[in-house]
RNA sequence: UUCAGCAAGGCGGGAGAGAUCGGCUCCGGCCGACGCCGAAGGCGCAACCGCCCCGGAAACGCUCAGGCAAACGGACCGUCUUGCUGAA
Numbered sequence: 001u002u003c004a005g006c007a008a009g010g011c012g013g014g015a016g017a018g019a020u021c022g023g024c025u026c027c028g029g030c031c032g033a034c035g036c037c038g039a040a041g042g043c044g045c046a047a048c049c050g051c052c053c054c055g056g057a058a059a060c061g062c063u064c065a066g067g068c069a070a071a072c073g074g075a076c077c078g079u080c081u082u083g084c085u086g087a088a
Stems, first nucleotide, its partner, number of pairs: 001088013018034001020033005035068003041064001042062003048056003
């Protein structure tokens, strides 16, 4: 210097589901009711994986949390920067 892996950050893309009903309101919102969604997080099974009998574990499931116009958020994908590790 190049490549790969991990972590953090910036930028871009980013779905689903009631703009429901009732009450209150300082009109920003709040509370309750039922109906829903799964892609923050969390939990569960274990498909799968590994240094293999011990571990890691999902985009699967649950819906506690979160969410159901817009905004915010958002797993994941691409790209850039920084740090660490390994190889050439």
The prediction has a mean pLDDT of 80.
The RNA shown here (Glycine riboswitch aptamer) has 88 nucleotides and comes from Brevundimonas sp. G8.
Rfam family: Glycine riboswitch aptamer. Rfam links the family to the GO term glycine biosynthetic process.
Of the family's consensus pairs, 91% are formed in the model.
Lineage of the source: Bacteria > Pseudomonadota > Alphaproteobacteria > Caulobacterales > Brevundimonas.